Context: one part of a larger RNA
RNA sequence: CGUUGAUUCUUGAAGAGAUUUGUCUCUAGUACGAGAGGACCGAGAUGAACGAACCUCUGGUGUGGCUGCUGUUCUGCCAAGAGCAUCGCAGCGUAGCUAUGUUCGGAAAUGAUAACCGCUGAAAGCAUCUAAGCGGGAAGCAUACUCUAAGAUUAUGAAUCGUUAUAGACCCCUAGGAGAUUACUAGGUUGAUAGGCACCAGGUGUACGGCGAGUAAUCGUUUGAGCCGAGGUGUACUAAUUGGUCGAUUCUUAUUAGGAAAUGUACG
Numbered sequence: 001c002g003u004u005g006a007u008u009c010u011u012g013a014a015g016a017g018a019u020u021u022g023u024c025u026c027u028a029g030u031a032c033g034a035g036a037g038g039a040c041c042g043a044g045a046u047g048a049a050c051g052a053a054c055c056u057c058u059g060g061u062g063u064g065g066c067u068g069c070u071g072u073u074c075u076g077c078c079a080a081g082a083g084c085a086u087c088g089c090a091g092c093g094u095a096g097c098u099a100u101g102u103u104c105g106g107a108a109a110u111g112a113u114a115a116c117c118g119c120u121g122a123a124a125g126c127a128u129c130u131a132a133g134c135g136g137g138a139a140g141c142a143u144a145c146u147c148u149a150a151g152a153u154u155a156u157g158a159a160u161c162g163u164u165a166u167a168g169a170c171c172c173c174u175a176g177g178a179g180a181u182u183a184c185u186a187g188g189u190u191g192a193u194a195g196g197c198a199c200c201a202g203g204u205g206u207a208c209g210g211c212g213a214g215u216a217a218u219c220g221u222u223u224g225a226g227c228c229g230a231g232g233u234g235u236a237c238u239a240a241u242u243g244g245u246c247g248a249u250u251c252u253u254a255u256u257a258g259g260a261a262a263u264g265u266a267c268g
Stems, first nucleotide, its partner, number of pairs: 001151001005161005014148004020048007032037001050105005058099004065092005070085006109143003116136004168246004172188005193239003196235005202228003209222005249261005
């Protein structure tokens, strides 16, 4: 830009992906075989590698968080803290991300066939799977499974809304299940979108101060305390204000609906 307004669904021409395989058990120590050995067919179990999704578990990370420790500067001093030192070092760790973790997948089936195996059957009184005709037959082919998909210009279809300022969309703003930008998604007061606040899951591990014991270091108690809480639930306190822009060919009728027609000419 087209698909002749818009929103939400939708068909599937076509394309992409996947297609792997081991071992064991039963059938059965059966058929077969003198024995040694040892099946077809069929049924089941469990793996490997690969792939997808996810974070309940096992772990990792977790420069948000909590705690401990060292040196030094500062807050006048004590105590208590803050800054810096690779996040100063160390221990643990929520959300998120993640694999070595968890779950799932390649199952079954159909059709046409290859080599090959056949039926009927002449040419050629026989024979012959082939010449006419009809079957079987593979991890392969086409379906089937998953995903994309109407620029499939043959531009699908359905429902609903809409016709001159309306349907709808965008600008703008609050954000993240999204993200370089864009896009996408959730919202914009008829509101839980983000922040704040309240409570909770959860993390760390018993704060400061006081009191008590001890000469003191330190210990006990107040106390599973204090601090945090990317997660969950709720709550309009703050911010999503106000506003602006775009937005559908022609004719006709009995005009929220129908009918008809054109979709071109000239120049480049």
Record summary:
A computed fold for a 268-nucleotide part of an RNA from a Candidatus Tayloriibacteriota bacterium, annotated as large-subunit ribosomal RNA, domain VI. It was read from a public genome assembly. Rfam family: Bacterial large subunit ribosomal RNA. Gene Ontology terms of the family: structural constituent of ribosome and ribosome.